[in-house]
RNA sequence: UUCUAUCUUCGGGGCAGGGUGAAAUUCCCGACCGACGGUGAUGAGUGGAAUAAACCACUCUUAGUCCGUGACCCGCAUACAAUUCGUUUGCGGUGGACCUGGUGCAAAUCCGGGACCGACAGUAAAGUCUGGAUGGGAGAAGAUAAGG
Numbered sequence: 001u002u003c004u005a006u007c008u009u010c011g012g013g014g015c016a017g018g019g020u021g022a023a024a025u026u027c028c029c030g031a032c033c034g035a036c037g038g039u040g041a042u043g044a045g046u047g048g049a050a051u052a053a054a055c056c057a058c059u060c061u062u063a064g065u066c067c068g069u070g071a072c073c074c075g076c077a078u079a080c081a082a083u084u085c086g087u088u089u090g091c092g093g094u095g096g097a098c099c100u101g102g103u104g105c106a107a108a109u110c111c112g113g114g115a116c117c118g119a120c121a122g123u124a125a126a127g128u129c130u131g132g133a134u135g136g137g138a139g140a141a142g143a144u145a146a147g148g
Base pairs, nucleotide, nucleotide: 001148002147004145005144006143007142008141009140010139017029018028019027031128032127033118034117035069036068037067038066043060044059045058046057047056048055064116065115073093074092075091076090077089079087080086098114099113100112101111102110120131121130122129
């Protein structure tokens, strides 16, 4: 340093103010939010190096709507339980959303502008409330062991 195994810890944000109404954080005006990995024309740092710039290398960092992943839901298998409801694990399926102007060799990530999206159950119709959930989780960090 890499791989494998085991373990530990961590691992999601948001309706201010107002309208109607018997009742709405659910409707209407308006407000607010953006999980994880990757990518990369962001930004920064360090070094080559010497004042700065430019250049090269390395490190950190930059996307809700680009590529994937996860939660929810469905199916099959599996083990447990078995009167039933269920629960575990694995595999598969389903699964939301972007245009435009600028700069430039190049824009799906930069800058400007305007849009759009958001599981299920409950309830006056919910991305934001309550609930399943003191759950699960992509994954992140670390420890130990063994091997190369």
Predicted 3D model of a 148-nucleotide RNA (FMN riboswitch aptamer (RFN element)) from Aquibacillus rhizosphaerae.
The model forms 100% of the base pairs in the Rfam consensus.